The part of an RNA shown here (small-subunit ribosomal RNA, 3' minor domain) has 148 nucleotides and comes from Raineyella antarctica. The full RNA is in RNAcentral, with records from Rfam. The organism belongs to Raineyella, within Bacteria. The coordinates come from a structure-prediction model, not an experiment, and the mean pLDDT is 81.
[in-house]
Context: one part of a larger RNA
C1' cells in the first nucleotide's frame, strides 16, 4: 500500500495456562480417646539370697537385696472427627494467542442516529433505549474577549 480504509462483538475450529466443581488419592502437624514395650521413679514382695547384726547353733530371726506382681510417665501402634496442603475429576466459567471460517457493522468523516461517561432496563452479537452529565462535536447565526 491512504475509504475497495480502518475497525467491533457474538459464534465456529485449534493450542495455552487459570478458576469453580459432585467426588476421589495422597502428605503434614496438631488434638481427643484406647492399647502399651524398653527403662526410670514408687509400692507389695507369702518365693528366693553367701558377706552385715542378734540370740546363739536352728532347715532361726532380723536388716539389707533378687526373682516375681503392680501403679504413675512413656515410644511405636489403634480408633475418631475436625485443620491446613498437593494431585485428580464428570462437567463448568471467563481469558490470552492463533494469514485468509460465520452473522452483522457498533467506532473513526456530521461515520450517515454527533460521540463519550454514570446508571436502569432491554437484545443473536457488536449494541439499542431512558435519565443525568461532559466536548476530547461538525454546521450555520449572534454575542463576549484575545491576537495580527
Nucleotide at each position: 500500500c491512504a475509504c475497495c480504509g480502518c475497525c467491533c462483538g457474538u459464534c465456529a475450529a485449534g493450542u495455552c495456562a487459570u478458576g469453580a466443581a459432585a467426588g476421589u488419592c495422597g502428605g503434614c502437624a496438631a488434638c481427643a480417646c484406647c492399647c502399651g514395650a524398653a527403662g526410670c521413679c514408687g509400692g507389695c514382695g507369702g518365693c528366693c539370697c553367701a558377706a552385715c547384726c542378734c540370740c546363739u547353733u536352728g532347715u532361726g530371726g532380723g536388716a539389707g537385696g533378687g526373682a516375681g506382681c503392680u501403679g504413675u510417665c512413656g515410644a511405636a501402634g489403634g480408633u475418631g472427627g475436625g485443620g491446613c496442603u498437593g494431585g485428580u475429576a464428570a462437567u463448568u466459567a471467563g481469558g490470552a494467542c492463533u494469514a485468509a471460517g460465520u452473522c452483522g457493522u457498533a467506532a473513526c468523516a456530521a461515520g450517515g442516529u454527533a460521540g463519550c461517561c454514570g446508571u436502569a432496563c432491554c437484545g443473536g452479537a457488536a449494541g439499542g433505549u431512558g435519565c443525568g452529565g461532559c466536548u476530547g462535536g461538525a454546521u450555520c447565526a449572534c454575542c463576549u474577549c484575545c491576537u495580527u